The prediction has a mean pLDDT of 86. A computed fold for an 86-nucleotide RNA from Candidatus Sediminicultor tertius, annotated as c-di-GMP-I riboswitch aptamer. The sequence was found by an Rfam model in a public genome assembly.
RNA sequence: AGUUGAAAAAGGCAAACUAUCCGAAAGGACAGGACGCAAAGUUAUGGGUCUAAAAUAUUUUAUAUUAUGACAGCCAAACUACCAAC
Numbered sequence: 001a002g003u004u005g006a007a008a009a010a011g012g013c014a015a016a017c018u019a020u021c022c023g024a025a026a027g028g029a030c031a032g033g034a035c036g037c038a039a040a041g042u043u044a045u046g047g048g049u050c051u052a053a054a055a056u057a058u059u060u061u062a063u064a065u066u067a068u069g070a071c072a073g074c075c076a077a078a079c080u081a082c083c084a085a086c
Base pairs, nucleotide, nucleotide: 002086003085004084005083012037013036017032018031020029021028022027035073041079042078043077045076046075047074048071049070050069055065056064057063058062
């Protein structure tokens, strides 16, 4: 330096749920809390998924379409990274 792995050691992150706040919503922030995670670290680059304020169309004032919104703990990719073995 590369590959593989989490058996050990040191650790790390934090699902659901609850409280407060932001947001039209999806969702996010922070605090508690742990389902789990060897990248559950970072990045919206590709695919996929979620929402539909506004806009457009229709007309049972409701319905439908659509990201410029979101999801990295959906998959892939890019960058970085502790320990151990080879």